[in-house]
Molecule: Bacterial RNase P class A
Organism: Candidatus Dormibacteraceae bacterium
């Protein structure tokens, strides 16, 4: 200098005018006016996971159903994060992985192929009947088919062959050693057991349901009334079923009342942000200090103009000037922790990597 890898920050600034939604104070007064101050994001998005909160039992048991799935840790919890193991990719920094069990059982393995798992003899090879045609037997070493064909390579052996025997490698099992563990290393053994669980299933673990239109309050407020039916031998709560728990109402019909685009609360101060110190490889945890930071309800957070900064183009001419144009993805709705997806452009860090050149 070039090409990469990893991690992080930002997402124009400022002023004037006109508006919109809350808050505080004051004034006139019951609806306005004045002043002051606040008002979107890194993803507010998709609503895909996990929790808080609320109601239903104080959320209980079993079955069914569903999620997750290497190990250890973090956390309120997770399908997230951290540190490792194993497998795969890359020369490398590094990246990716739904990564339990296929010797519990069932099932499937298209096409091609002789045969797709209690597997198979099409060609070839070998032996025999009769030399050939052909028939019987042996053989998975060679050919052919296929995503996959009875572990692989080499040697011995044999009629030809074959873990039939041997060496090394792979797999399985045992022992020993290391590690909390996934797993790794050494050694011994018999020679061997195809793949698919994102097929059923098995094993382990977790999950009660519904959601702020939750729910609570406000005038009598799921009110009260009449008739019929069922009901303490159990109505109904109970949103898959059963048990269990609570324990007096429930259903139908008739006739009526009322705030109505009903209002108020929930509603934002929290697993909160920032800084310092301490513990930990790290995710994270602990202590101290400090800050105040949107709450609409058909849904406010906007528009115009000027100046400056940035980028592009054009023209002048140079320690610059003038003119024109451009600036993404997107927008809170109970609140958090994540994941995923979208994004014009700008900046920073690395005692990270590879290549080239020079000293």
């Nucleotide at each position: 200098c070039g090409a990469g890898g990893c991690g992080g920050a930002c997402g124009g600034g400022u002023g004037a005018c006109c508006g919109c939604c809350g808050c505080g104070c004051c004034c006139c007064u019951a609806g306005g006016g004045g002043c002051g101050g606040g008002g979107a994001g890194g993803a507010a998005a998709g609503u895909c996971c996990g929790g808080g909160c609320u109601c239903c039992a104080u959320a209980g048991a079993g079955c069914a159903g569903g999620g997750c799935g290497c190990u250890g840790g973090g956390u309120a919890a997770c399908a997230c994060c951290c540190a490792g193991u194993c497998g795969g990719g890359g020369c490398g920094a590094c990246c990716c992985g739904a990564a339990g069990g296929a010797a519990a059982g069932u099932g499937c393995c298209a096409c091609a192929g002789a045969a797709a798992u209690u597997a198979c003899a099409c060609c070839g090879c070998c032996c025999g009947g009769c030399c050939g045609u052909u028939c019987g037997g042996g053989u998975a070493a060679g050919g052919g088919u296929g995503a996959a064909a009875u572990g692989g390579u080499g040697g011995g052996g044999u009629a030809a062959g074959a873990g039939c025997c041997c060496a090394c490698c792979g797999g399985c099992g045992g022992a020993c050693g290391g590690g909390u563990g996934a797993c790794c290393g050494u050694u011994c053994g018999g020679c061997c057991a195809g793949g698919c669980a994102a097929a059923c299933c098995c094993c382990g673990u977790c999950c009660g349901g519904a959601g702020c239109a939750a729910g609570a309050c406000c005038a009598a407020a799921u009110a009260g009334g009449a008739g019929g039916g069922c009901g303490u031998u159990g109505a109904g709560g109970c949103g898959g079923c059963u048990c269990g728990c609570c324990g007096a109402g429930c259903c139908c019909u008739c006739g009526g009342g009322u705030a109505g685009c009903g209002g108020u609360c929930g509603c934002u101060g929290g697993a909160g942000g920032c800084g310092c110190c301490g513990g930990g490889u790290g995710a994270c945890c602990g202590g101290c200090g400090u800050c105040g930071u949107a709450g609409a309800u058909a849904g406010a957070u906007g528009g115009u103009c000027g100046c400056c900064a940035c980028c592009u183009c054009g023209g002048a001419u140079c320690g610059u000037c003038c003119g024109a144009g451009g600036g993404a993805c997107a927008g809170a709705a109970c609140c958090c922790g994540g994941c995923u997806u979208a994004c014009a452009g700008u900046c920073c860090g690395c005692u990270c990597u590879c290549g080239g050149u020079c000293c």